[in-house]
RNA sequence: CUCUUAUGAAGAGUGGCGGAGGGAAGUGCCCUGUGAAGCCCGGCAACCAACACGAAAGUGGAAAGGUGCCAAAUCACCCAAAGAAAUAUCUAUUUUCUUUGACAGAUGAGAG
Numbered sequence: 001c002u003c004u005u006a007u008g009a010a011g012a013g014u015g016g017c018g019g020a021g022g023g024a025a026g027u028g029c030c031c032u033g034u035g036a037a038g039c040c041c042g043g044c045a046a047c048c049a050a051c052a053c054g055a056a057a058g059u060g061g062a063a064a065g066g067u068g069c070c071a072a073a074u075c076a077c078c079c080a081a082a083g084a085a086a087u088a089u090c091u092a093u094u095u096u097c098u099u100u101g102a103c104a105g106a107u108g109a110g111a112g
Base pairs, nucleotide, nucleotide: 001112002111003110004109005108006107007106013041015040016039017038021031022030023029026077027076028075042070043069044068047066048065051060052059053058074104079101080100081099082098083097084096085095086094
């Protein structure tokens, strides 16, 4: 880097160092000297591993191991479909809202 699969509206600091950026990309909208990123400590969760039960699928509790995470729904939209409403010359089109799905991206596990 590619593929498969699972998951995403919950949760997590009034700490120390640090000093200007950050929220993947585009558009927006936000966060940030009342202190961004990063590092340390702390915490959350429970994917893998471990443990107990089970033929298996799976279930359960724990948190010493490997990850992950700690503003906002994956921050929202950006593509498609369905439904509703509005505009209109009542065929069409356009706009808004809701739901579902796809794409993209994130994380875990497995494979190449």